[in-house]
RNA sequence: AGAGUUUGAUCCUGGCUCAGGAUGAACGCUAGCGGCAGGCCUAAUACAUGCAAGUCGAGGGGUAAGGCUCUUUUCGGAGAGUACACGACCGGCGCACGGGUGCGUAACGCGUAUGCAACCUACCUUUAACUGAGAGAUAGCCCCGAGAAAUCGGGAUUAAUAUCACAUAAUACCACAUUGUUUCAUGACAGAGUGGUUAAAGCUCCGGCGGUUAAAGAUGGGCAUGCGUGACAUUAGCUUGUUGGUGAGGUAACGGCUCACCAAGGCAACGAUGUCUAGGGGUUCUGAGAGGAUGAUCCCCCACACUGGUACUGAGACACGGACCAGACUCCUACGGGAGGCAGCAGUAAGGAAUAUUGCGCAAUGGAGGCAACUCUGACGCAGCCAUGCCGCGUGAAGGAAGAAGGCCUUAUGGGUCGUAAACUUCUUUUAUUUAGGAAUAAUCCCCCCGACGUGUCGGGGGUUGAAGGUACUAAACGAAUAAGCACCGGCUAACUCCGUGCCAGCAGCCGCGGUAAUACGGAGGGUGCAAGCGUUAUCCGGAUUUAUUGGGUUUAAAGGGUGCGCAGGCGGACCAAUAAGUCAGUGGUGAAAUCUCGGGGCUCAACCCCGAAACUGCCAUUGAUACUGCUGGUCUUGAAUACGGUUGAAGUAGGCGGAAUGUAGCAUGUAGCGGUGAAAUGCAUAGAGAUGCUACAGAACACCGAUCGCGAAGGCAGCUUACUAAGCCGAUAUUGACGCUCAGGCACGAAAGCGUGGGGAGCGAACAGGAUUAGAUACCCUGGUAGUCCACGCCGUAAACUAUGAUCACUCGUUGUUGGCAAUACACAGUCAGUGACCAAGCGAAAGCGAUAAGUGAACCGCCUGGGGAGUACGGUCGCAAGAUUAAAACUCAAAGGAAUAGACGGGGACCCGCACAAGUGGUGGAGCAUGUGGUUUAAUUCGAAGAUACGCGAAGAACCUUACCUAGCCUUGACAUUGAUUGAACGGACCAGAGAUGGACCGGUGCCCUUCGGGGAACAUGAAAACAGGUGCUGCACGGCUGUCGUCAGCUCGUGUCGUGAGAUGUUGGGUUAAGUCCCGCAACGAGCGCAACCCUCGUCCUUAGUUGCCAGCAGGUUAAGCUGGGCACUCUAGGGAGACUGCCUUCGUAAGGAGGAGGAAGGUGAGGACGACGUCAAGUCAUCAUGGCCCUUAUGGCUAGGGCUACACACGUGCUACAAUGGGGCGUACAGAGAGUUGCGAUACCGCGAGGUGGAGCUAAUCUCACAAAGCGUCUCUCAGUUCGGAUUGAAGUCUGCAACUCGACUUCAUGAAGCUGGAAUCACUAGUAAUCGUAGAUCAGCAAUGCUACGGUGAAUACGUUCCCGGGUCUUGUACUCACCGCCCGUCACACCAUGGGAGUUGAUUUCACCCGAAAUUGGGAAGCUAACCUUCGGGGGGCUACCACUUACGGUGGAAUUAGCGACUGGGGUGAAGUCGUAACAAGGUAACC
Repeated sequence: AGAGUUUGAUCCUGGCUCAGGAUGAACGCUAGCGGCAGGCCUAAUACAUGCAAGUCGAGGGGUAAGGCUCUUUUCGGAGAGUACACGACCGGCGCACGGGUGCGUAACGCGUAUGCAACCUACCUUUAACUGAGAGAUAGCCCCGAGAAAUCGGGAUUAAUAUCACAUAAUACCACAUUGUUUCAUGACAGAGUGGUUAAAGCUCCGGCGGUUAAAGAUGGGCAUGCGUGACAUUAGCUUGUUGGUGAGGUAACGGCUCACCAAGGCAACGAUGUCUAGGGGUUCUGAGAGGAUGAUCCCCCACACUGGUACUGAGACACGGACCAGACUCCUACGGGAGGCAGCAGUAAGGAAUAUUGCGCAAUGGAGGCAACUCUGACGCAGCCAUGCCGCGUGAAGGAAGAAGGCCUUAUGGGUCGUAAACUUCUUUUAUUUAGGAAUAAUCCCCCCGACGUGUCGGGGGUUGAAGGUACUAAACGAAUAAGCACCGGCUAACUCCGUGCCAGCAGCCGCGGUAAUACGGAGGGUGCAAGCGUUAUCCGGAUUUAUUGGGUUUAAAGGGUGCGCAGGCGGACCAAUAAGUCAGUGGUGAAAUCUCGGGGCUCAACCCCGAAACUGCCAUUGAUACUGCUGGUCUUGAAUACGGUUGAAGUAGGCGGAAUGUAGCAUGUAGCGGUGAAAUGCAUAGAGAUGCUACAGAACACCGAUCGCGAAGGCAGCUUACUAAGCCGAUAUUGACGCUCAGGCACGAAAGCGUGGGGAGCGAACAGGAUUAGAUACCCUGGUAGUCCACGCCGUAAACUAUGAUCACUCGUUGUUGGCAAUACACAGUCAGUGACCAAGCGAAAGCGAUAAGUGAACCGCCUGGGGAGUACGGUCGCAAGAUUAAAACUCAAAGGAAUAGACGGGGACCCGCACAAGUGGUGGAGCAUGUGGUUUAAUUCGAAGAUACGCGAAGAACCUUACCUAGCCUUGACAUUGAUUGAACGGACCAGAGAUGGACCGGUGCCCUUCGGGGAACAUGAAAACAGGUGCUGCACGGCUGUCGUCAGCUCGUGUCGUGAGAUGUUGGGUUAAGUCCCGCAACGAGCGCAACCCUCGUCCUUAGUUGCCAGCAGGUUAAGCUGGGCACUCUAGGGAGACUGCCUUCGUAAGGAGGAGGAAGGUGAGGACGACGUCAAGUCAUCAUGGCCCUUAUGGCUAGGGCUACACACGUGCUACAAUGGGGCGUACAGAGAGUUGCGAUACCGCGAGGUGGAGCUAAUCUCACAAAGCGUCUCUCAGUUCGGAUUGAAGUCUGCAACUCGACUUCAUGAAGCUGGAAUCACUAGUAAUCGUAGAUCAGCAAUGCUACGGUGAAUACGUUCCCGGGUCUUGUACUCACCGCCCGUCACACCAUGGGAGUUGAUUUCACCCGAAAUUGGGAAGCUAACCUUCGGGGGGCUACCACUUACGGUGGAAUUAGCGACUGGGGUGAAGUCGUAACAAGGUAACC
């Protein structure tokens, strides 16, 4: 410090997530030791038991218990004494500290800084004075009584440092009058005067300890004030002791603290009041910091002590282990009544994910009491439990390669890895174990001794005291001995393989893995990280500049208010002076300690602890400075405004007037349609429409001018004219003198639609009706048509109210239009102010773009934004007649949503171009019969594959057996086949039996080849135990290779360097021409190059040359019925080698060029014709059944053999073909002309036989020689004459031929007979542009034969048409839009149905909180208290004073009744919302989305 995630890719915006640190933690797995810390975050829930506050006999009366001494004794005990000790009691001090908890509290509670001239303070310290003399009671003890108990009552008697008078007394207190100093002030301080009031306690070891008063100090508290200290405005008004005054009461003290009276105030947008939440701080965690979060342990403050209230005592409490009352709960009870309060330490139950021992000790530190000894102390010091955290140590070290065994992986005779790891050798002993020794913490108090002042204090010496603890620590012995796990390994993020599983099981922080080869699931091996821990979960900060003060934005991503005016607020021109609030500097005080930081030091180190420093960024006070801001005073004119003159305009309001058009009405002319549409119909019209003319009326809107114009704050404003009103701009002077800008709340204006009342209503026109369209059409189109649109008045207050751009001011290159004014005029150029447009520089921006009319550079003000959805919705409030507007959430859900630009793809977008794409033609298919393939069905099986184009006469160039993969049945199990292999035998041949055969049984013949040392060995073949292994047309073409189809023989597809762009990318390759072509030319930030195109290759077409057999025959000769048959020749044809030829080369013309058009010549002319050749890629296209191959599966079977069957089935549907339907034809007879092939298991001639298929036979031929082999259409002639025929040939019967082991299922062919459908084929659809279509025959492969009408070749005859590119299909280039990128077979919206989730409404119902009114009113304080009671003092003895009580009053807790508000739970039913692999209906949006979309 960043990273992952939106996209095909990019940049940006923006959210989500991760890596870090931390914790009072919990859970899972694991666990050797020690040190230091920490340990109920939940139920302030309830508590059994024990302990946590007592002490003093040197205050007192005393003596229940114990000790000691004495006496006595019936030995049980009893009595007396005791400056030993002490229960209970009186009294003093303490119990208000210490310890716990965080309920309440949003507050002077806390923090910080001040103030008290408005206060208190026991114990302690200092100073001064005093401590005299009395009295009456009362606990206890004793007696009696009530009660279960708790406890209480009565009587008698008694003491005090208990209580009460008296004496004395002030610098205390009160009253009166008074002087000085001082404060902003109420007042304060100091001094002197007069009068009055008020005190005490004793004990003693005789040293002292106490007591009272006064003053001061210290300590601790009380009160007041400034500032700071949560959320919500969907809480906006609150308040009656309320705010203030006077007086009184009360308090330690000020004060409405309380009361009486008077006034009507006080608080609040700088957030009152209300609701919710919460102890505050030092700190702690995090962060670079600013901040954010936090408030365990330790320290300070506050609050509380079962819940609520109340006071008493006291220096101090409204009191955790005190009291009273009320309430809830628990316990005891004799039912009458009582007792209790762990949020002290342990502990229990409950709750919970979760938090410890009913331990030891007062040795230390601290506290209470005491003269002290001492006692008490769950404060504290220690120990126990817990890896809860931090820190430290260890689990060994060195050597050791046969790189062992074993595991795992592998390309497997091998290698890699665990791995120097182990074994083994040597060494060490921390720790653990055993044994032995063994601390510091201890100084005191007190006792003894000594010294100085003089019996007390201080100092010194000695003695005494240890819970932890026989612990820490030290030493010795022993022996590697006692000690490693957890998480992770797809990316982020360090670390990879195998097996299992097969969208299952599961994982997951985000993205996402898993559907048969998972580095992502589970296991293993290996690796990585940390380590006595490691992971997970939860929470906080960080990253997040993702609330932005530091440090963000607002045209299009979320976001500028619809517009103006304007109070508060914020900000504000120039100069001078003064001040010193802000600001800056110095100084002082404070900012507790601990913490943090730095420097030292102590535990072996560290954690931890100690010391010192710094810091605590703050607050207060004071002194100074005066630039800036503020305040005050004065001045100025440039901001602003006003006056004067001119000018502009659809600026506003009210009134008047006008013409065109439309509609209606009347009259007239006139006749059959009008109207409307893509086409129609509804509608109107013979009762006279429409059309035309004249007249009248009505309402609304104002053509031309008119514009890229003008005006207005915006909305908006358009005929002409009048009146009134407002505004801008310009000009030159003058006046005022900062009067300004912006603006929360507020006020006003505010399109259209809508609402109310009353008018008006021509046209248009929601709703509605009808007609069409359509699958439907509640739409688009048409015919009508109501509200409305118009006017007046009143509401509404919203719009994509848009420049998606708030208003104001200043500054910052140029070019070019235009409006208004000025100025200047010369029909010019140049200028200035205010508007309104276009292009562009710098700059800005994610880019698109903006660019003086900024989205640039600055200033200051306002509004608004913070992921998408839910939702601008719900609830609440406000406004409204309503519609609704405004303000405005949450639960839940997703990992995206979004902006700009890029490359593609697509469009019922555009432009250009091409193709048998259409058109123009020719012939077909679709109808019939048959053949063949497919689907379907059937079957034991009908083996498998191919599936739009690009499957379907396809794999198959040929299924009777075989093939064959399928079915049935019978058999084999190292196997039909390969390699190794012990044994044996040559191989092999022949015939017999059983069986359907495979196979099984039994028998005969046969002894080979090579080498040899003659023992034997070797090769091939056969047999064959045992194994390794074979085998598989079993699966996966979505694991693959290879091959192939298709787009498409379409003209495209890319690269290097350079340049442009943040980038994806672009450029090049686009543009202008041209071409069949990215073919070429020109231009150009591109220059070049590659794969494609073309050419090179083959065939055909012309010529030349070479060669001449099997080919040929012109000339010469021979010869036949005939024939190159023969001699001979190679001239020609031909054969097959090599060359030539065509290049827009030449001419004319057009063009810059490329090139085009025409022509000549030529066998051939613009690619001469055809073929082979198929760029980058697309379709997870096809093929595991050609072959090869990974993985998986079968192994007496999914392998192998055999026989038979099936692949040939048959209601049906489709594809491809053949033959036809006939006269351009059928039939008969005669007759002519090819090319290319094939042939020895073959082609097979002549000849003979058969009607024929064919048979007999065998010449010739391994082929330019022989054979297949007669080509057919054609031509000539005869016949048929339009008919289901002399067309057509299916089907069927009979008889045969051939092949073959075998033609039944299931071959082909022949002959005779039979003679079906069919008379040119619906919608639709296919092929073809020239030697093509059409038509005619020939050959070959496969093959014993053939289901071939198929396929592949070959030649014969041989057309028609193309105007053209509007349309259909496909393709190419450019451009445009896009919400598509699996790319339109895309994406996507809403209702309905189903499941689940959260939520709103809801008759109501159940709580909680707060509040109002009234009732009741405990305890208690205060006041009253006429009745009652009463020790101290006084008394005239009657009584008085004082006190207490009953009783009364005020206040008031709890409680009750009724009402209100807020809030929470539940709720039949109901509303929408969200989510959910394959539901229904449509197709609204994205392309012109098929009616542009949207507000």
Overview:
Predicted 3D model of a 1495-nucleotide RNA (small-subunit ribosomal RNA) from an uncultured bacterium. The coordinates come from a structure-prediction model, not an experiment, and the mean pLDDT is 85. The RNAcentral record of the sequence draws on ENA and SILVA.